[in-house]
Predicted 3D model of a 362-nucleotide RNA (Bacterial RNase P class A) from Paramicrobacterium chengjingii.

RNA sequence: CGGGUCGGCAAGACGGUCGCGUCACCGGUAACGGUGCCGAGGAACGUCCGGGCUCCAGAGAGCAGGGUGGUGGGUAACACCCACCCGAGGCAACUCGCGAGACAGUGCAACAGAGAGCAGACCGCCGCCGGCCUUGGCCGGCGGUAAGGGUGAAAGGGUGGUGUAAGAGACCACCAGCAUCCGGGGUGACCCGGGUGGCUCGGUAAACCUCGCCCGGAGCAAGGUCAGACAGGGAACUAUGAGGCUGCUCGUCUCGUUCCCGGGUAGACCGCUAGAGGGCCGUGGCAACACGUCCCCGAGAGAGAUGGCCGUCCAGAGCGCGUGCGCUCAGACAGAACCCGGCGUAACAGUCGGCCCGUUCA
Repeated sequence: CGGGUCGGCAAGACGGUCGCGUCACCGGUAACGGUGCCGAGGAACGUCCGGGCUCCAGAGAGCAGGGUGGUGGGUAACACCCACCCGAGGCAACUCGCGAGACAGUGCAACAGAGAGCAGACCGCCGCCGGCCUUGGCCGGCGGUAAGGGUGAAAGGGUGGUGUAAGAGACCACCAGCAUCCGGGGUGACCCGGGUGGCUCGGUAAACCUCGCCCGGAGCAAGGUCAGACAGGGAACUAUGAGGCUGCUCGUCUCGUUCCCGGGUAGACCGCUAGAGGGCCGUGGCAACACGUCCCCGAGAGAGAUGGCCGUCCAGAGCGCGUGCGCUCAGACAGAACCCGGCGUAACAGUCGGCCCGUUCA
C1' cells in the first nucleotide's frame, strides 16, 4: 500500500425566525396573554424472551400443557453474555451450529434404480450343459459371485495382499470406526497413549416419542387515597297523622326530620421515575462480571407536545469548466408513556482501533 476480519464512536454544527407541551412567575373575574427553565433513541421500534413492582389465587406432590438442551462460569433472571469442548467452513484473523437420546418403542425416505432395511444379480466376471460355425467365438439354459460399471442424498468400512473357476473379512497387515479394559491430563464437556474383541453394526428426534432441568394467573387502562353530592340500606323521633287501592273495616303502598353506613362511574391526587443507573480510578478474575472510593444524572402527560423555514459552515453524490470554484440533489432509520436486562429488525453518509493474509522496501 492492497484485500479481509472483528469491535468501538457518532447520529451534522452554529445563529436567526415562526410554532408545540409541562412547570414557575407576572397580568387578568375568567377565557387567555406575556416572560423564563426544561422537553426522545441507539434503536425510544417489534412486543419475541427474562425480571422488578402491584393485585388475585395458593399446604405439598403428581398429571396435563409450555419452555429449555455440549461443559464450566456470570447475573435479580433469561431463549442473554463470557470462557472452553466437539463438529463444519476458511491459508489465516475469524465465523457458523434448533450441539441430550436412533441397542425403549412406533414411523418416514420423493425421483432414479435390479435392489432402500433382518439387502440386492441390471450390465459385467466365472463354471457346467446344449446348439451353431473353422483352434476360438456367438446364442440359449442352470448355477456361482457384491471385485468392477451404472442409479441415488444414502448401496452394509478403506488400501494392499493371500486365496479362488471368478469372487468375498473367507483369511492376513495397516488405517478408520464401534464396544470394552487400563494408564495419564482437565472442575468438566473432553483430550492423549496403550491393550483386547467380533470383523462393521446406516440416516432421520426444526417426525411422534424418551430423559434431565425450569415455569401459578393477570397486568400501571396494575393497584391505592380523597372530600362533597346522588341511588340505596339501617336506627331513633313525631303527627298515632295525610293520601291512593275503595263507599266502609282489615290489609297494603307512598310521604317528614336527625344520625350512621354507603357500591359503581366520572373527577383530583398517589403509583411516576435516583435506578439491578452511568463514568473515572483501584482491587479480584483470561473474560463476562463483582466489590470499593469519588464524581455525575433537568421528558414524565388526557392513550395527545418535542416541529418547520432561512443563512453560514461541515462532510457526501452528480454535472460543468478556468482544477478549486460554481450549480443541483441529498444528511438516514425512526419516535417515549411504570421501570430495567436482553434478543431481533431498520438505517444516508462516515470515523477510529485491534488482528490476519499478500506485495514492496529497510

Background:
Lineage of the source: Bacteria > Actinomycetota > Actinomycetes > Micrococcales > Paramicrobacterium. A source record names the gene rnpB. Its Rfam family is "Bacterial RNase P class A". The family's RNA type in Rfam is ribozyme.